Predicted 3D model of an 89-nucleotide RNA (SAM riboswitch aptamer (S box leader)) from an Actinomycetes bacterium. The prediction has a mean pLDDT of 85.

[in-house]
RNA sequence: UCCACAUCGAGAGAGGCCGAGGGGCCCGGCCCGAGAACGCCUCGGCAACCUGCGCGCCGCGCAAGGUGCCACACCCGGGUGGAUGUCGA
Repeated sequence: UCCACAUCGAGAGAGGCCGAGGGGCCCGGCCCGAGAACGCCUCGGCAACCUGCGCGCCGCGCAAGGUGCCACACCCGGGUGGAUGUCGA
C1' cells in the first nucleotide's frame, strides 16, 4: 500500500509549545477558535479491536501489555467517501 471482516448515537481531564484557522473531500447548514481552536509534546484517563487472566462460557467480568481514542451522533442533510482495529498478501 492492497484485499477481506468488524465497528463508528456510550466512554475519557489538565499543563506546555505553536499562532489562524478547524470539524476527511464537495454543496447547504450548524458549531469550535486570540478567554488560543487545529496541530505537536508531557502527565492523566477511556476501554473499540488484539493480548492476558477468570467465570455460572460463544456471553460476561477484570487488567491496561499492542494499536487506538479522550467537543457537538463520522456535528446534521445530500453526494463522495472517511477513520480505527484484526487476519492475510